[in-house]
């Protein structure tokens, strides 16, 4: 230099193809339940979806450029 993948709560991940309110599970904090703890059960909190543009009535999603991390190639 060239090609693939991957970026989405604090972790790990789905949603992307087919554009239409951003989810789980995990841990967080609360209440229940036990003598307390765990474990269960019920609830809250928490994410400009990697940035920067474009298309579109609307973009995590579709297109463009860039970053980062990973494998392959030279």
């Nucleotide at each position: 230099c060239g090609g693939g993948g991957c970026g989405u709560g604090g972790c790990u991940c789905a949603g992307c193809c087919u554009g239409g309110u951003a989810g789980a599970g995990c841990a967080u904090c609360c209440g229940g339940u036990u003598u307390g703890g765990g474990g269960c059960c019920g609830g809250a909190a928490g994410g400009u979806c990697g940035c920067c543009g474009g298309u579109u009535c609307g973009a995590a999603u579709c297109c463009g450029g860039c970053c980062g991390c990973c494998c392959c190639g030279a």